[in-house]
c-di-GMP-I riboswitch aptamer from Pyrinomonadaceae bacterium MAG19_C2-C3, 90 nucleotides, folded computationally. Rfam family: c-di-GMP-I riboswitch aptamer. Gene Ontology term of the family: cyclic-di-GMP binding. The coordinates come from a structure-prediction model, not an experiment, and the mean pLDDT is 87. It was read from a public genome assembly, where an Rfam model found it.
RNA sequence: CAUCCGAAACGGCACUCCCGCAGUGAUGCGGGUUCGCAAAGCCAGGAGUCUCGUCGCCAAGCAAAACGACGAGAUCGUCCGGCUACCGAA
Numbered sequence: 001c002a003u004c005c006g007a008a009a010c011g012g013c014a015c016u017c018c019c020g021c022a023g024u025g026a027u028g029c030g031g032g033u034u035c036g037c038a039a040a041g042c043c044a045g046g047a048g049u050c051u052c053g054u055c056g057c058c059a060a061g062c063a064a065a066a067c068g069a070c071g072a073g074a075u076c077g078u079c080c081g082g083c084u085a086c087c088g089a090a
Stems, first nucleotide, its partner, number of pairs: 005088002012037002017032006035077001041083003045080003048075009
């Protein structure tokens, strides 16, 4: 010095809930709150979950819900993966 690791220290982020704004919606943004987090920093590559649309199925007149398929989105504080990073005891 680097990697692993996570004692200590300086700090950091902000679950949930409330208010406001945007969005069909999932949700996001801002303020307050602070459950927790050593990557709870970033990335939507794989998966999961969620939303919207179309079609199928139910259906034999019309029409649901649920389910299935496809498309478009959301979620990184759901997991895996990738990238970056403060400090330095054992």